[in-house]
RNA sequence: UGGGUCGGCUGGACGGCCGCGUUGCGGGAGACCGCACCGAGGAACGUCCGGGCUCCGCAGGGCAGGACGGUGGGUAACGCCCACCCGGAGCAAUCCGCGAGACAGUGCCACAGAGAGUAGACCGCCCCGGCUUCGGCCGGAGUAAGGGUGAAAGGGUGGUGUAAGAGACCACCGGGGGCCGUGGUGACAUGGCCUGCCAGGUAAACCUCGUCCGGAGCAAGGUCAGGCAGAGGACGUUGACGCGGCUCGCCGAGUCCUCGGGUAGACCGCUAGAGCGCCACGGCAACGUGUCGCCGAGAGAGAUGGCCGUCGAAGGGGUGCAUCACCCCGGAACAGAACCCGGCGUAUAGGCCGACCCAUUCA
Numbered sequence: 001u002g003g004g005u006c007g008g009c010u011g012g013a014c015g016g017c018c019g020c021g022u023u024g025c026g027g028g029a030g031a032c033c034g035c036a037c038c039g040a041g042g043a044a045c046g047u048c049c050g051g052g053c054u055c056c057g058c059a060g061g062g063c064a065g066g067a068c069g070g071u072g073g074g075u076a077a078c079g080c081c082c083a084c085c086c087g088g089a090g091c092a093a094u095c096c097g098c099g100a101g102a103c104a105g106u107g108c109c110a111c112a113g114a115g116a117g118u119a120g121a122c123c124g125c126c127c128c129g130g131c132u133u134c135g136g137c138c139g140g141a142g143u144a145a146g147g148g149u150g151a152a153a154g155g156g157u158g159g160u161g162u163a164a165g166a167g168a169c170c171a172c173c174g175g176g177g178g179c180c181g182u183g184g185u186g187a188c189a190u191g192g193c194c195u196g197c198c199a200g201g202u203a204a205a206c207c208u209c210g211u212c213c214g215g216a217g218c219a220a221g222g223u224c225a226g227g228c229a230g231a232g233g234a235c236g237u238u239g240a241c242g243c244g245g246c247u248c249g250c251c252g253a254g255u256c257c258u259c260g261g262g263u264a265g266a267c268c269g270c271u272a273g274a275g276c277g278c279c280a281c282g283g284c285a286a287c288g289u290g291u292c293g294c295c296g297a298g299a300g301a302g303a304u305g306g307c308c309g310u311c312g313a314a315g316g317g318g319u320g321c322a323u324c325a326c327c328c329c330g331g332a333a334c335a336g337a338a339c340c341c342g343g344c345g346u347a348u349a350g351g352c353c354g355a356c357c358c359a360u361u362c363a
Base pairs, nucleotide, nucleotide: 001359002358003357004356005355006354007353008352009351010350012311013310014309015308016307017306018305020039021038023036024035025034026033027032041334045345046344048343049342050341051340052339053217054216055215056214060248061247062246063245065213066212067211068210069209070084071083072082073081074080085099086097087096088095089094100208101207105206106205107202108201109200122147123146124143125142127140128139129138130137131136155173156172157171158170159169160168174198175197176195177194178193179192180191181190182189183188221268222267223266224265230259231258232257233256234255235254242250275294276293277292279290280289281288282287315329316328317327318326319325320324
């Protein structure tokens, strides 16, 4: 200099005018007016996971159902994160993997093909018998080396053997299993000995094994104020409702439906929290501990905006020999709280920074 791989950050500033919402203060009888402070995001989004909180009396057992699945750690918890292992891609940095089990059983495997599974014989090879126009043909037995089909057809190479062949047998290589050693917390790695054990794939198909999971959600739930009018039916102390699917167990008196009537207000929950930032220490890291500092929306489902002006970071281009100076272009995407956190996923114009890898050149 060129190409690439990861990680992090930013995503307008100031002023004026007009406006919106909460709170506070002041004024006003009130409607309201004035002033001041504060007022969206890295994803506030999707609502896909995990938790806090609240109620269901307790959050109980079993079945069913669901989620997850290498190992070790982190965490309140997770399907998240970190580190490592194994397999695959890449020269490399690095990336990808729903990464338990296919000798428990069942199912499925399009097309092609003889055969898609404790398999199969189309062409071929070989032997025997018969016939022959001596080219072969027919029948029987064997075989799976070679050809062919396919995504996939009984481990590979060489030999022995044989009528021809075959893990039938032998050597080496590859894989599996058993025993033992070494390193590691472990997944696993590595080495030795023995064993011909070598018969497809698929579990984001049923299934098996292991771990975890009770349900509903802030319209949860609670307090206050105000209003109204009851009537009919069903079930129930032989146990209703609670308890979402079933059942066991528990509880113990109301529950549900229809018609009719009334209301649709205020407050709490509600934002100071697994909070954010700096530093120190421990740890490879995720993260943890400690000191100090900070307070940043909280609603009705509804606010957080618009216009103008001056700048404008970079970035790009031009001129001048130039570190530098001057001029021009350029100018903001995705989106938007509603109980709160931790993740994941998705969207994002234009930019910036850092680390690492490969190639080339120069010293």
Source information: This is a predicted structure of a 363-nucleotide RNA (Bacterial RNase P class A) from Microbacterium sp. Model confidence (mean pLDDT): 77 of 100. Its Rfam family is "Bacterial RNase P class A". By type it is a ribozyme. The sequence is in RNAcentral, with records from ENA. Of the family's consensus pairs, 97% are formed in the model. Lineage of the source: Bacteria > Actinomycetota > Actinomycetes > Micrococcales > Microbacterium.